[in-house]
Molecule: small-subunit ribosomal RNA
Organism: uncultured Pseudomonadota bacterium
RNA sequence: GAGUUUAUCCUGGCUCAGAAUCAACGCUGGCGGCGUGCCUAACACAUGCAAGUCGAGCGGUAACAGGUGUAGCAAUACAUGCUGACGAGCGGCGGACGGGUGAGUAACGCUUGGGAAUCUGCCUGUUAGUGGGGGACAACCCGGGGAAACACGGGCUAAUACCGCAUACGCACUACGGUGGAAAGCCGGGGACCGCAAGGCCUGGCGCUAACAGAUGAGCCCUUGUCGGAUUAGCUAGUUGGUAGGGUAACGGCCUACCAAGGCGACGAUCCGUAACUGGUCUGAGAGGACGACCAGUCACACCGGAACUGAGACACGGUCCGGACUCCUACGGGAGGCAGCAGUGGGGAAUAUUGGACAAUGGGCGAAAGCCUGAUCCAGCGACGCCGCGUGGGUGAAGAAGGCCUGCGGGUUGUAAAGCCCUUUCGGUGGGGAAGAAAAGCCUCGAGCUAACACCUUGGGGUCUUGACGUAACCCAUAGAAGAAGCCCCGGCCAACUACGUGCCAGCAGCCGCGGUAACACGUAGGGGGCGAGCGUUGUCCGGAUUUAUUGGGCGUAAAGAGCUCGUAGGCGGUUUCGUAAGUCGGAUGUGAAAACUCCAGGCUCAACUUGGAGACGCCAUUCGAUACUGCGAUGACUUGAGUCCGGUAGGGGAGUGUGGAAUUCCUGGUGUAGCGGUGAAAUGCGCAGAUAUCAGGAGGAACACCGGCGGCGAAGGCGGCACUCUGGGCCGGUACUGACGCUGAGGAGCGAAAGCGUGGGUAGCAAACAGGAUUAGAUACCCUGGUAGUCCACGCCGUAAACGAUGUGUGCUUGACGUUGGCGGGUUUACCCGCCGGUGUCGCAGCUAACGCGAUAAGCACACCGCCUAGGGAGUACGGCCGCAAGGUUAAAACUCAAAGGAAUUGACGGGGGCCCGCACAAGCGGUGGAGCAUGUGGUUUAAUUCGACGCAACGCGAAGAACCUUACCAGCCCUUGACAUGGGGAGUAUGGGUUGCCGAGAGGUGAUCCUUCAGUUCGGCUGGCUCCCACACAGGUGCUGCAUGGCUGUCGUCAGCUCGCGUCGUGAGAUGUUGGGUUAAGUCCCGCAACGAGCGCAACCCUCGCCUCCAGUUGCCAUCAGGUUAAGCUGGGCACUUUGGAGGAACUGCCGGUGACAAGCCGGAGGAAGGUGGGGAUGACGUCAAGUCCUCAUGGCCCCUACGGGCUGGGCUACACACGUGCUACAAUGGCGGUGACAGAGGGAAGCGAAGGAGCGAUCCGGAGCCAAUCUCAAAAAGCCGUCUCAGUUCGGAUUGCACUCUGCAACUCGGGUGCAUGAAGGUGGAAUCGCUAGUAAUCCCGGAUCAGCACGCCGGGGUGAAUACGUUCCCGGGCCUUGCACACAC
Repeated sequence: GAGUUUAUCCUGGCUCAGAAUCAACGCUGGCGGCGUGCCUAACACAUGCAAGUCGAGCGGUAACAGGUGUAGCAAUACAUGCUGACGAGCGGCGGACGGGUGAGUAACGCUUGGGAAUCUGCCUGUUAGUGGGGGACAACCCGGGGAAACACGGGCUAAUACCGCAUACGCACUACGGUGGAAAGCCGGGGACCGCAAGGCCUGGCGCUAACAGAUGAGCCCUUGUCGGAUUAGCUAGUUGGUAGGGUAACGGCCUACCAAGGCGACGAUCCGUAACUGGUCUGAGAGGACGACCAGUCACACCGGAACUGAGACACGGUCCGGACUCCUACGGGAGGCAGCAGUGGGGAAUAUUGGACAAUGGGCGAAAGCCUGAUCCAGCGACGCCGCGUGGGUGAAGAAGGCCUGCGGGUUGUAAAGCCCUUUCGGUGGGGAAGAAAAGCCUCGAGCUAACACCUUGGGGUCUUGACGUAACCCAUAGAAGAAGCCCCGGCCAACUACGUGCCAGCAGCCGCGGUAACACGUAGGGGGCGAGCGUUGUCCGGAUUUAUUGGGCGUAAAGAGCUCGUAGGCGGUUUCGUAAGUCGGAUGUGAAAACUCCAGGCUCAACUUGGAGACGCCAUUCGAUACUGCGAUGACUUGAGUCCGGUAGGGGAGUGUGGAAUUCCUGGUGUAGCGGUGAAAUGCGCAGAUAUCAGGAGGAACACCGGCGGCGAAGGCGGCACUCUGGGCCGGUACUGACGCUGAGGAGCGAAAGCGUGGGUAGCAAACAGGAUUAGAUACCCUGGUAGUCCACGCCGUAAACGAUGUGUGCUUGACGUUGGCGGGUUUACCCGCCGGUGUCGCAGCUAACGCGAUAAGCACACCGCCUAGGGAGUACGGCCGCAAGGUUAAAACUCAAAGGAAUUGACGGGGGCCCGCACAAGCGGUGGAGCAUGUGGUUUAAUUCGACGCAACGCGAAGAACCUUACCAGCCCUUGACAUGGGGAGUAUGGGUUGCCGAGAGGUGAUCCUUCAGUUCGGCUGGCUCCCACACAGGUGCUGCAUGGCUGUCGUCAGCUCGCGUCGUGAGAUGUUGGGUUAAGUCCCGCAACGAGCGCAACCCUCGCCUCCAGUUGCCAUCAGGUUAAGCUGGGCACUUUGGAGGAACUGCCGGUGACAAGCCGGAGGAAGGUGGGGAUGACGUCAAGUCCUCAUGGCCCCUACGGGCUGGGCUACACACGUGCUACAAUGGCGGUGACAGAGGGAAGCGAAGGAGCGAUCCGGAGCCAAUCUCAAAAAGCCGUCUCAGUUCGGAUUGCACUCUGCAACUCGGGUGCAUGAAGGUGGAAUCGCUAGUAAUCCCGGAUCAGCACGCCGGGGUGAAUACGUUCCCGGGCCUUGCACACAC
């Protein structure tokens, strides 16, 4: 920095991107360099090696070699320490270094800086000495013991082994007189001298002894720093100190005795857990955090535990002893061993190498040296474990090849990539050449030193000769040939990189958010792409990001977080001023801060990694010199403003105790009085005729104190309220006399601390947990009611908590104001009013703060001091432990596990049995229905070969379907077809072809014949082109198959509800708000006014159609007032266009006018006029959007699926089934009716494959008939309700279902399965339970008429007119809706 809590801001956690790694795992793997490699079992170890060396200390001679001697021809044997050497042994030095490991250790262990009471082999320097004796013990020999390891006895012997004696400059001790204590020799050389010789002697070197000093190393003491836990708070008997003694190299309770009673600890003792420490390493901007592999310093350890010996040094890794465990050997009696050395083995483990080479170099031990030893070391081997370097080729190359993948089929992409052509040859291979790491030592020689010496020895120069594990090395040359050399992860966001297929909440992915339920950029595969590259990913760990423990650098009103309050201990912090001091602080110098590491600058390997040199740095500490502002300390300095005291006032439910008062409730007694009272939403339990309630009088008792009373007062908080008295705390105001910093805060601690609760004893009127009863309810262990015990009250003692809240710790200072109120004081024109000061308590607000809300001198502003507390949610304020409590419980206070959030504030919606305002046939008021019956129709269900499919609350169910006998038809059975019933393209043939009649087979589709009629267009005249038919092959056709949750289009619905938005501006961190809210008004976001808004758009309204009035124009098919003709009748005719009417154009209505009202507005009410009045009636018109609403079966369409079938044709069947259930209707149940009669009156429509008149036949459906009409002409066509008569309340003269018979119409065909007619039949049904629907006027109701579809079929649908009501007080309630507001833990939104 990013992702993640359903928009926003904040808080807050989780997660990611980075760097690192002693790593491991998966896939992959060309070369080299430099590093690095048991983090686990300080588990156990086979085998080999890792510490020896000195013969120039010694006695010697087991082995090897040489020499000599003897024997033998020789081979050879034997002898001989004579020589080189050397087993074992005595002796010396070294085995205390080097190497390993990190178990233990929280410690003077490490680290920083100091200190004094010490030792120090080998090394350096200085001084002195090195004389003379003695006795042993190994080896060896002998003897015997034992399985072995080993051990015993006897005997011989040497020394640089051991012991004395002498000497003692210095040394140690001392009583200051003195006393005590050493030594070792070996090797080389040599002139004189001595000696038989060895040798003496001289000399050089190496040793030895004593002592001093140095260097090095080591021991000891002190200071600083050094993990977690207080759910470890007290620890300590050699403990703390002293004296004396012992002990040590040395100080010391290190040890002992005695004496004293100390010592340590909240600045964390003791205890528990964990851990070797450091230089440094990793990370980080830093401060920090984590770590302590490799390298380097220190410590500790060496199978576990203990102990000492030797020694300069050890309490000793490859020494000793004891105990223990384990392993091995054993003759069972006993013995042996210690890889945390290098390799290696087993084991453990995710995991860590060779039983390699060499002492060539560096270093170490011994030695005079040569040299020997050295798993230290240097090298090599193994491992991509890490870092670094190199390579796997370079150039050219478009037909943009093939192949792959995608595709909208055009193409795109892989991709200059490949091939091809031209080059190069690092690395690797082969052959050849080839530095440096090596300096020495030795030998020869020259000089110097030593010396008597030209010996010897030491040292310097020269010469000579020799030494390499690595190493088949580095490096160079040659050579062949692009030849041998690329993978891994990722591609939804974070995060760089996208498509296809497969899969279908499956398989799987996943670090977090999350993907997958048929179109997955997230799974798997492929193509393509991105990243890194001999590696790439994963996992683990650490730091970072995380200012998420906050010193740098956070917070606590509501997000986690102020302790309930006060007092006060330690501690922290502290007013003014002077002098001193110099601890803190600041500066200089010196020392220290090992090396390596780090940074910089140079150098060396071709570069780099790596490495060499120099410089810087190492924040600190120590010593010393200086500075004195600030802090501290001292002057028991000074001061007065902080704080306190004093004097004078003052308000108050501040506290404790003792008394006392009235009202009310209840109870008791008595009186009056009678049937109820009480209680609730309604009731009941309860009380009451044994007299309640009500009412009057009297009495008893307990508790609480109305009015005053007030965001008024007091108190630290809890809290405090009648009145009086006693005792008592604090505050405030005024004065300014006194003290002189006496102050603030406050871990622990102490006290106070509502209510409930507990203990003991009282008290108990009312109230009232528990409990009982009555109700409510599905239940009701509740809410309501009737009772009622603890308790509430008092005294004393506990408890110690609370939303103990201002959810806001205490104290101090500073920072614009306004208006109240309370206590006190001062001033003014002094009752009343005004101004000012101090203390308290409120409201609103400036700046500022805040995530916002809000806070705002009573801060949540600006600062200081101190305390408390927080660190994601849940688990949990829980468990365990401690402390407290009589108990209840309180306090302190975790973890496992689990989640990707949990939260705060604010925003927009939706919602509320929240509020306000307002609409709608929403209720109410009415009228008529449905729900009951029969039938029709749709649906569910069931059935079926099939009963095709869809539609499902409103908003599916007389819906798609405005019309299923075949067809339709999508379903079922059977029979047929396969380029197909239909489209386009290719090839071939034919010229057409189309139509009629007809034979045979067949259920038909279809197959196969006959016959008649007809015979395309253009033409360059070629069957040339087109067209058509048939045949063939293939692309394809076809699908009412799936997905309406992939879609377009169309539609339903909220809803004809009044709403939905935008631009700019403004406000807000932001989501958003404003506008659109408010006051009025409207059917309306309709209009007016106001307003940080101003405008605009989609909706509303209007514009459109229609009906209603009028005018004009026009006048047939319409009309007929007037005129004429004419009939049985009739606008029938002439004529006319006045009227009616038709259909075109206009007019008319706008709250325009008047009155009232309203705000002088918009508007509203009433009125006039008018055919019509406030939207005149009706229609069309449906905003942003909602319902993943409906439709893939209207159509279109992505994807998927079928392809002799899921396509196509046909016959028959089915969609018409029927125990049931529901919706919508029709007809009724009757008299507002039925039946009969009757020359009353419409409107709107239809009509040529049609409507069909008159006339005729039939009871009728209907038939015959065919006039007229392409229709204001003809026709369907009779309108019906109406009116008149009759019937008289009954299953009827109601009702017509059902069934029988007989007809009729349509149609190829009425069996399944049509309509109609006549006769006969005459069912249920007597107004319909719960419930429910429609309608506010020409409406409901009622009555007929027409039309679409249609061959036929209508109770449905769409239209038309006739007759023609009732009611609306009103908006409490039900339903739906609009606006404002409020709450919210909802947002897939109750």